Predicted 3D model of a 350-nucleotide part of an RNA (small-subunit ribosomal RNA, central domain) from an uncultured rumen bacterium. The coordinates come from a structure-prediction model, not an experiment, and the mean pLDDT is 89. The full RNA is in RNAcentral, with records from ENA, Greengenes and SILVA.

[in-house]
Context: one part of a larger RNA
RNA sequence: CUGGGCGUAAAGGGCGCGUAGGCGGCGCCGCAAGCCGAGUGUGAAAUCUCCGGGCUCAACCCGGAAAGUGCGCUCGGGACUGCGUCGCUGGAGGACGGGAGAGGGAAGGGGAAUAUAGGGUGUAGCGGUGAAAUGCGUUGAUAUCCUAUAGAACACCGGAGGCGAAGGCGCCUUCCUUGAACGUGACUGACGCUGAGGCGCGAAAGUCGGGGGAGCAAACAGGAUUAGAUACCCUGGUAGUCCCGACCUUAAACGGUGCACACUGGCGGUUGGGGGAUUUCACCCCUCCAGUCGCCCAGCUAACGCGUUAAGUGUGCCGCCUGGGGAGUACGGCCGCAAGGCUAAAACUC
Numbered sequence: 001c002u003g004g005g006c007g008u009a010a011a012g013g014g015c016g017c018g019u020a021g022g023c024g025g026c027g028c029c030g031c032a033a034g035c036c037g038a039g040u041g042u043g044a045a046a047u048c049u050c051c052g053g054g055c056u057c058a059a060c061c062c063g064g065a066a067a068g069u070g071c072g073c074u075c076g077g078g079a080c081u082g083c084g085u086c087g088c089u090g091g092a093g094g095a096c097g098g099g100a101g102a103g104g105g106a107a108g109g110g111g112a113a114u115a116u117a118g119g120g121u122g123u124a125g126c127g128g129u130g131a132a133a134u135g136c137g138u139u140g141a142u143a144u145c146c147u148a149u150a151g152a153a154c155a156c157c158g159g160a161g162g163c164g165a166a167g168g169c170g171c172c173u174u175c176c177u178u179g180a181a182c183g184u185g186a187c188u189g190a191c192g193c194u195g196a197g198g199c200g201c202g203a204a205a206g207u208c209g210g211g212g213g214a215g216c217a218a219a220c221a222g223g224a225u226u227a228g229a230u231a232c233c234c235u236g237g238u239a240g241u242c243c244c245g246a247c248c249u250u251a252a253a254c255g256g257u258g259c260a261c262a263c264u265g266g267c268g269g270u271u272g273g274g275g276g277a278u279u280u281c282a283c284c285c286c287u288c289c290a291g292u293c294g295c296c297c298a299g300c301u302a303a304c305g306c307g308u309u310a311a312g313u314g315u316g317c318c319g320c321c322u323g324g325g326g327a328g329u330a331c332g333g334c335c336g337c338a339a340g341g342c343u344a345a346a347a348c349u350c
Base pairs, nucleotide, nucleotide: 003322004321005320006319007304008303012318014201015200016199017198021194022193023192025088026087027086029084030083031082033081034080035077036076037075038074039073040072041071042070049065050064051063052062053061054060091191092188093187095184096183097182103177104176105175106174107173108172109171110154114150115149116148117147118146119145120144121143125136126135162169163168206247207246208245209244210243211242215241216240220236221235222234223233258317259316260315261314262313263312265296266295267294268293269292270291271290272289273288274287275286276285299306300305323350324349325348332343333342334341335340
């Protein structure tokens, strides 16, 4: 450079915002850079092809023609791309309206449970297991009642439910705040899509400083089990788990499926919004839009399966793959306090 690919065989970047770049709706007019045609100049010779000729043939050589797919210039064409002017509303955005939601941040509040402490009742056990033991208990435990304190998590509702770009989000109230859906003869007028770099967000664990510490619990100790038991079971238990600030930047970060747009036959459930019907009305019913879940047609697929939320049919842009091991390693660079992360080989070997 080119080909074929990326749900499960190797392969979708964890997610978003966005720079360069690539790509880009409808109509009129103009330009003619891309594009197409004609003419002309050039495209050295040799070589290649064709014709003719010379060495007895051939290789080779000589002459002629053609070709040289290209470039310059001139003239012409105007569909498509591009550029410029003007215009359009279907893409995109904005405005207005009433709704939905565990979307995010902050403050305040609540009850159940657990633990601990104090007090009351009460007496010999409690706890734990397959069975036990370690452990706790006559300095009165366990059980039970009252009171107080503390930290963490929010039963039922709860749903194949909702929201968010992803990570993720669930007690109640208030304040601040992002986004999406629906509806509306009114607004802007292509302002768009994607996105190498870049920037931001990013579960858990881990790191640093400060706080907090009920329960749980790596490490650790003890008791069991066992041939052993650096485990599984039991009794304890420190980091941590929680809060504030600052790092780390990874994951089976999964739908193992990049984003956007268009098109393509049906059935059923559910969430939000609109319209209709019901003389009114929660529902039921009909219908439109958006989301979400189950099942099938065509088509696709190696099969499994996917199937208007495509893995179908197409377009645009990005990322990635190219036999297994060596290896996501070494070296170098960048980042990090560290742990380590990102980028990423080769020898050798099958």